[in-house]
RNA sequence: GAUAAAGGCAAACUCGCCGAAAGGCGGGGACGCAAAGCCAUUGGGUCUAAACCCGGACGUCUCGGGGCAUGACUGCCAGGCUGCCGAA
Repeated sequence: GAUAAAGGCAAACUCGCCGAAAGGCGGGGACGCAAAGCCAUUGGGUCUAAACCCGGACGUCUCGGGGCAUGACUGCCAGGCUGCCGAA
């Protein structure tokens, strides 16, 4: 970063599996991406709330409310590392 070349990745949706969930993995599928490659033990941000804590309802079984990351997102932003091509 080009109306270039060779390629690459794969949003939504969908099918199957895992998970409490967020979400992840695989198949199909392409919204887009010059790093939409890697790093969550680089910083910020966002999402979820199982376990745990608080208090409530309830005759019991139990139900629902609030808090909280050790869970998740790199296709949220920045940063670091690496990579194809070589016109202006």

A computed fold for an 88-nucleotide RNA from a soil metagenome, annotated as c-di-GMP-I riboswitch aptamer. Model confidence (mean pLDDT): 87 of 100. The RNAcentral record of the sequence draws on MGnify.